[in-house]
Molecule: c-di-GMP-I riboswitch aptamer
Organism: uncultured Rubripirellula sp.
RNA sequence: GAAAAUGGCAAACCGAUCGUGAGAUUGGGACGCAAAGCCACGGGUCUCGUCCAGCAUGAUGCUUUCGAGACAGCCGGGUUACCGAA
Numbered sequence: 001g002a003a004a005a006u007g008g009c010a011a012a013c014c015g016a017u018c019g020u021g022a023g024a025u026u027g028g029g030a031c032g033c034a035a036a037g038c039c040a041c042g043g044g045u046c047u048c049g050u051c052c053a054g055c056a057u058g059a060u061g062c063u064u065u066c067g068a069g070a071c072a073g074c075c076g077g078g079u080u081a082c083c084g085a086a
Stems, first nucleotide, its partner, number of pairs: 001083001008033002013028006031073001037079003041076003044071006053063004
């Protein structure tokens, strides 16, 4: 990449299990997806813990430092791959 063929994946939501949490696994389910296969390398978002102060507060919350994590269906990047007319 074609109104082709063969197939694939599975958002929200629901059940079960795991995790403090973001979330994950699995069964159901399909909003979508041509890499919605795989990899946290850059950016981003989110979670938990935490240092120092500041601001606001009834409780407490927000911003900031550092650490550990989550998301590959947020965007780049890397890597591998099915079919394939004109």